A computed fold for a 357-nucleotide part of an RNA from a metagenome, annotated as small-subunit ribosomal RNA, central domain. RNAcentral holds the full RNA, with entries from SILVA. Model confidence (mean pLDDT): 83 of 100.
Context: one part of a larger RNA
This record gives sequence, structure tokens and C1' cells, in this order.
RNA sequence: UUGGGCGUAAAGCGUCUGUAGACGGCCCGAUAAGUUAAUGGUUAAAUCCUAGUGCUUAACAUUAGAUCCGCCAUUAAAACUAUCAGGCUAGAGGAUGGGAGAGGUAAGCGGAAUUGCCGGUGUAGUAGUAAAAUGCGUUAAUAUCGGCAGGAACACCAAAUGCGAAGGCAGCUUACUGGAACACUCCUGACGUUGAGAGACGAAAGCGUGGGUAGCGAAUGGGAUUAGAUACCCCAGUAGUCCACGCCGUAAACGCUGGAUGCUAGACAUUGGAAGUAUCGACCCUUUCAGUGUCGUUUAACCAAGCUAACGCGUUAAGCAUCCCGCCUGGGGAGUACGGCCGCAAGGCUAAAACUC
Repeated sequence: UUGGGCGUAAAGCGUCUGUAGACGGCCCGAUAAGUUAAUGGUUAAAUCCUAGUGCUUAACAUUAGAUCCGCCAUUAAAACUAUCAGGCUAGAGGAUGGGAGAGGUAAGCGGAAUUGCCGGUGUAGUAGUAAAAUGCGUUAAUAUCGGCAGGAACACCAAAUGCGAAGGCAGCUUACUGGAACACUCCUGACGUUGAGAGACGAAAGCGUGGGUAGCGAAUGGGAUUAGAUACCCCAGUAGUCCACGCCGUAAACGCUGGAUGCUAGACAUUGGAAGUAUCGACCCUUUCAGUGUCGUUUAACCAAGCUAACGCGUUAAGCAUCCCGCCUGGGGAGUACGGCCGCAAGGCUAAAACUC
């Protein structure tokens, strides 16, 4: 190994592309490497095992048989795997057509609001809290009207919505651009699946250089609270948050559920496409393809089966199967030490042991 698992007990890489490898649709022919059968050789003897025989029995001795794992040669078979040759279209890809979408990148534009500045009106408060105080205000605040500036974010629409591999994506317009679904059945003809290493992308925070800074706001200062209050509450406020370029490479990166393919009752809602019916046309209705969701129990009755330790999952499976990859093996020590690789640093990746319960 035979013979376990990975939603919540330990365990699915954050996600994708893809190298080696592994696995792989239907038909026909050939070969005979794997495979199967037969024969022969080899596998020393002793030992071991089985059945006898001989010492009075046994131990012991002896005769015959059997004999692991194999290897080599010859002959034969041709279903499966493999290889070669030929063909097919159900997998996969391409072409054509009309649609859907916060998919991406860049540029431009817009209105509301906050803040600041200028001007007008106006006068003593305002702001804040459980209550206060610090703060702001007669050098005229708060309030209100008009104007200007600048930065950041886009109310309503908005939804169980949509798109994207994931991270994620939302004002409007334009340019460039990726992917998916549907219809048609036109083309290629297995071109496929997965993927160790590898590469690319990857929220927030953080780092480097240069800009920008309205609001918010780690740190910090002040006011409160309190026994104290390095907090929660209040007044301020720097980095940061924003932009460009370059790093970092981690998250409860979660559906705590890897990818692909096939099969296994449904009901309801919703998004996109198509067909049919109907109509002047549309809506509605019916069927179907692809997504996104809810239910799948108590009960007299509909509300499946199956799985699961239970919770629950249930055609978007955690059901029934096949293929490939990743990962787990008691708790702590520890995702740490050492070493290596990467990084400007912060640190990341890989990854133990002693000891202890």
C1' cells in the first nucleotide's frame, strides 16, 4: 500500500494562465510493447511443507512429491491499454447574427453637499455632551443671502439585480478593449481535462520618489470620566486616505466547500437570449437554453430520493461516479528557531527539534 479523510472536528493553494507529467470520445485496419495461454530451460544441495518407509516409539534418518519471487527462449491469441495508418462528429475550437452588463484602461464633462475666502443683512452667543469643559465669537462668530476657490465622493434609480478568474466594479459622455450567454447548424476534426515546478493578477494597511490635501483621521496635544484612564465621550490634529510611477504579496483573500465531465423528482421568484400563441403592435401566457436565489419541514394531504456525527446539503450537492492537482495525521512549543530564496524596510515564502501535557 491493501484500507482514512479535508462546509463547522486537523485539512481546498487568494485567483487564473500554462510546462513536464497523469488521465482522455466513436469506427475500421495493422503491429504485438504491456496483457493472456501453452511448452522448454534456469531457479545447487541441505533446510521448510505433504504422503510414505526404516531404527520397539519419538527425536533422527531416508524415498517420492510439492515449492516463493522471478528471469530467459519458442509458439499462439488480439478483447483492453499502447504505437502506426485511415475515417467520423456527440467533446473542444472557429465563422455568422441580433441583443445584455457598476468587466477593464484613458480622457472630458456635471450637479448636490462639506470646508475655506470675499461681500451684504444682523447681534451675542455658538458648538458640544448623559451632564460638562477645553474650543470658536464684539478684530463681529453661529444664522441667512450672493459670489469665488479647491479637493474628495457620486443621493434618487437600486433590487434576493448585473458583470468579472479572484481581488473587485456604481454620476454622465466619448475612444480603445477583454469575457460570457443565446440563435443558426456553416467550417476544423479530439485540437480535450487537470496541472508538480514556473509565470501573471491580487482588498486594506505599509514603503520609495514627486505632486495634492475639502472632509475624515492612527500618532500627538487639550477637556472630561475614573481609584487610575497611556481607553470608551468631546475640542483640535500629523502621517494616511487622493493622483502618477515603482515596491510589498498578505486578509474571517469565506460559500471557512479545488477544477473538469456525466447522471439523479420538483415548486416558486428573478436576469439575459430564442421559439410558439395572441395582438395593428406590445404586455401577458406556454416551451426551451444559460445564469442568480428561496423552499424542500411540522402535517389528514403536496412539500422526492440520497448523504451527514449532528447542524444541515439537496440538479449552483455536502447525492451517485470517473480523472487530475493541493492539503491533513493529538494539544502546546510554532507558523516559531536555524538555513535558503525574495524585499529598501516592515516583513513574506519554505519549515523543524528539544521539552511538556